[in-house]
Context: one part of a larger RNA
RNA sequence: UCCAGCGAGUUAAUUUCUAGUGCAAGGUUAAGUCAAGUGACGGAGCCACAGUGAAAGCGAGCCUGAAUAGGGCGAUUAAGUACUAGGGAUUAGACCCGAAACCGGGUGACCUAACCAUGAGCAGGUUGAAGCUACUGUAAUAGGUAGUGAAGGACCGAACCGUCGUACGCAGCAAAGUGCUCGGAUGACUUGUGGUUAGAGGUGAAAUGCCAAUCGAACUCGGAGAUAGCUGGUUCUCCUCGAAAUAGCUUUAGGGCUAGCGUCAAUUAAGAUAGCCAACGGGGGUAGAGCUCUGUAAAGGACUGGGGGGAGCAAUCCUACCCACCCUUAACAAACUACGAAUACCGUUGGUGGUAAAUUGGCAGUUAGAACGUCGGGGCUAAGCUCGGCGCUCGAAAGGGAAACAGCCCAGACCAUCGUCUAAGGUCCCCAAAUAUAUACUCAGUGGGAAACAAGGUGAGAUUUCUUAAACAGCUAGGAUGUUGGCUUAGAAGCAGCCAUUCAUUUAAAGAGUGCGUAACAGCUCACUAGUCAAGAGAUCUUGCGUGGAAAAUGUAACGGGGCUAAAGUAUAUUACCGAAGACAUGGAUGUGACGUACAUUUACUGUACGCACGUGGUAGAGGAGCGUUCCUAUCUGCGGUGAAGCUCAACUGGAAAGUUGGGUGGAGCGUUAGGAAGUGAGAAUGCUGGA
Numbered sequence: 001u002c003c004a005g006c007g008a009g010u011u012a013a014u015u016u017c018u019a020g021u022g023c024a025a026g027g028u029u030a031a032g033u034c035a036a037g038u039g040a041c042g043g044a045g046c047c048a049c050a051g052u053g054a055a056a057g058c059g060a061g062c063c064u065g066a067a068u069a070g071g072g073c074g075a076u077u078a079a080g081u082a083c084u085a086g087g088g089a090u091u092a093g094a095c096c097c098g099a100a101a102c103c104g105g106g107u108g109a110c111c112u113a114a115c116c117a118u119g120a121g122c123a124g125g126u127u128g129a130a131g132c133u134a135c136u137g138u139a140a141u142a143g144g145u146a147g148u149g150a151a152g153g154a155c156c157g158a159a160c161c162g163u164c165g166u167a168c169g170c171a172g173c174a175a176a177g178u179g180c181u182c183g184g185a186u187g188a189c190u191u192g193u194g195g196u197u198a199g200a201g202g203u204g205a206a207a208u209g210c211c212a213a214u215c216g217a218a219c220u221c222g223g224a225g226a227u228a229g230c231u232g233g234u235u236c237u238c239c240u241c242g243a244a245a246u247a248g249c250u251u252u253a254g255g256g257c258u259a260g261c262g263u264c265a266a267u268u269a270a271g272a273u274a275g276c277c278a279a280c281g282g283g284g285g286u287a288g289a290g291c292u293c294u295g296u297a298a299a300g301g302a303c304u305g306g307g308g309g310g311a312g313c314a315a316u317c318c319u320a321c322c323c324a325c326c327c328u329u330a331a332c333a334a335a336c337u338a339c340g341a342a343u344a345c346c347g348u349u350g351g352u353g354g355u356a357a358a359u360u361g362g363c364a365g366u367u368a369g370a371a372c373g374u375c376g377g378g379g380c381u382a383a384g385c386u387c388g389g390c391g392c393u394c395g396a397a398a399g400g401g402a403a404a405c406a407g408c409c410c411a412g413a414c415c416a417u418c419g420u421c422u423a424a425g426g427u428c429c430c431c432a433a434a435u436a437u438a439u440a441c442u443c444a445g446u447g448g449g450a451a452a453c454a455a456g457g458u459g460a461g462a463u464u465u466c467u468u469a470a471a472c473a474g475c476u477a478g479g480a481u482g483u484u485g486g487c488u489u490a491g492a493a494g495c496a497g498c499c500a501u502u503c504a505u506u507u508a509a510a511g512a513g514u515g516c517g518u519a520a521c522a523g524c525u526c527a528c529u530a531g532u533c534a535a536g537a538g539a540u541c542u543u544g545c546g547u548g549g550a551a552a553a554u555g556u557a558a559c560g561g562g563g564c565u566a567a568a569g570u571a572u573a574u575u576a577c578c579g580a581a582g583a584c585a586u587g588g589a590u591g592u593g594a595c596g597u598a599c600a601u602u603u604a605c606u607g608u609a610c611g612c613a614c615g616u617g618g619u620a621g622a623g624g625a626g627c628g629u630u631c632c633u634a635u636c637u638g639c640g641g642u643g644a645a646g647c648u649c650a651a652c653u654g655g656a657a658a659g660u661u662g663g664g665u666g667g668a669g670c671g672u673u674a675g676g677a678a679g680u681g682a683g684a685a686u687g688c689u690g691g692a
Stems, first nucleotide, its partner, number of pairs: 001692006011092013026047003032041003051058002061073004095233002098230001102223006113197009122187001124156003127152001131148006160184003165180004199215001201211003208217001236626006246259005260366002262363007273356001275352008288339001289337002294333003298329004304324004308319004369394002372391007399410003414588004419584003425578003428562003434575001436574006447564001453548002457545010474532005480505003485499003511526001515524002589616005595611006601604001627681001629678006636671001638670002646665008
């Protein structure tokens, strides 16, 4: 990992609702007794027939209250009760498995910790304390020298005890080892045997260490099916409807309770409930706008008042200072408003609309939501961010498109069809359908990723200037004089700088000079003018499409690919086609109908058949109808060695669960129909047992 078997809403009591049955203003027995193939007896008790009050109590009323008020709960013509089945609830282990833990009784010191008793062990080598002896020395001691001596938690180092480092080992040789290296090795040493201390405890040169591979409290059995607002799992089929991820409260936030939203049943209403459309009537203070108010804030002006500063003895005057006020122009605001929509909301009337509405009751699930569009708050007008409002999809929705892609676009799958038409999106090939039509644009593979900014890329539009009285560009020629203007300066002559009535003259025209240049001049050039030439030339703004800006990690890799340039790109317009589980067509199944017709009978809100109308995606969940398994009661005066069950192959039938038949195998039991009762359906639980 696979296979087979086993494996989870049960049972009891009480209670509530629904359906059925019996009896009915009544219904019913319990314990028990008698009898015994299951019946009879038993009326204690319980529920109902009257309520109300805390109660005494009163009673179609009662309570509150001073009340004859008001208010609360009731009566006013009413149905219950017992049993059976089913849906819930409560109490029990209560759908199943799962803790870590807590408590009680015991078992453990053959491991290990400490201690007690009694034994044992420590190759060899080194050092050489005290003491003593001799000599020396002292007044005597002290001291010194040589020897002797053999002390030490002394030294080196085997056994023995240990384990600092490192390598290997890591399913090992080993649930802690092996190799090398290393520490102690006469001691607080090591070790044998016997004994003592026990879990709310012991022991501990102390690490929460050790107490039998178990230690922040051993192990074992029991309380015990502890508890688990948590995780996982929870077994056949089909049909109808179909949510929520919100609010309030919560030692509450991943749990609950109530409401909201779902479902089922009954009831209401039968001409009009919900929804939708129109008209009319409402309130508002949002968007916008505005600046009166509250605040913010720009420019100009006027002069008034106050303060500061200055002058003055004072009066008073001055003020390039500050504030307030006034006038003009022009602004900003969620917590500003003298204004003010669209929507939305409420109501009335009319129309449309066939239950989509409301009420009561049974049962739920949900209370972790997500993206997108839009209006706002927070944040950085950041986030696949976060919090609200409105909408939509996903959730619980398959199909087509977006290459792939829950939340985007189109569209809501009952079934079948080698039928038709379309949506979004597409029509060169991959790949179904236009190498379609018309007119433009783009040369960048832009298309097919990106900004500020930059540019004689190119198309369109507008405004404006010059122009056959010859423009623009080119070429030829001129571009002068007073004068080197004045000042400044070493110099300043058009051209370092400053000044300005930058004048005037001659001219076709020529600046007291546009740039280069010189130390200063010189020189070159421009403006300006003439000629030549010959028809458009320049400037600005708006706009379409392009260009640069443009660097990333495995490999082209920023069209899905091929590939595409009067496109297969972009824009505008047009026609045709393709394209989905959409729509339509044909056939079939099924739900609902408060529709129709016919038939039937247990005459009813009945059943069946046909037709008509509208439906049939679906998680949690509600409701309905069925299939199959085991056993029981009856039934077929059923089947079976002329072959039961089981196993296996095949064919057929049914809308599914499933069923029937035939062949083989097998070798003794098994089924139909109608009911009843459940140890009643497995693929998942790191499920359990067995096997491979």
A computed fold for a 692-nucleotide part of an RNA from an activated sludge metagenome, annotated as large-subunit ribosomal RNA, domain II. Rfam family: Bacterial large subunit ribosomal RNA.